[in-house]
RNA sequence: GGGGCAGUAGCUCAGCUGGGAGAGCAUCAGGCUGGCAGUCUGAGGGUCGUCGGUUCAAUCCCGAUCUGCUCCA
Numbered sequence: 001g002g003g004g005c006a007g008u009a010g011c012u013c014a015g016c017u018g019g020g021a022g023a024g025c026a027u028c029a030g031g032c033u034g035g036c037a038g039u040c041u042g043a044g045g046g047u048c049g050u051c052g053g054u055u056c057a058a059u060c061c062c063g064a065u066c067u068g069c070u071c072c073a
Stems, first nucleotide, its partner, number of pairs: 001072007010025004019056001027043006049065005
């Protein structure tokens, strides 16, 4: 220098064919228990890496760019 993959909640990740942003764990509150542990119920938590474009509508499609990993040279 060139190619590929990844970036979504605090962490690990899912998201099919463009229209609801989600799961587990964690956190907080409450129930069960004499208490702890444990378990159950509920709640809070998101610029979907960034910028721009296409579209009635974008996490998803297109372009550029940043970061990490990797392959080639």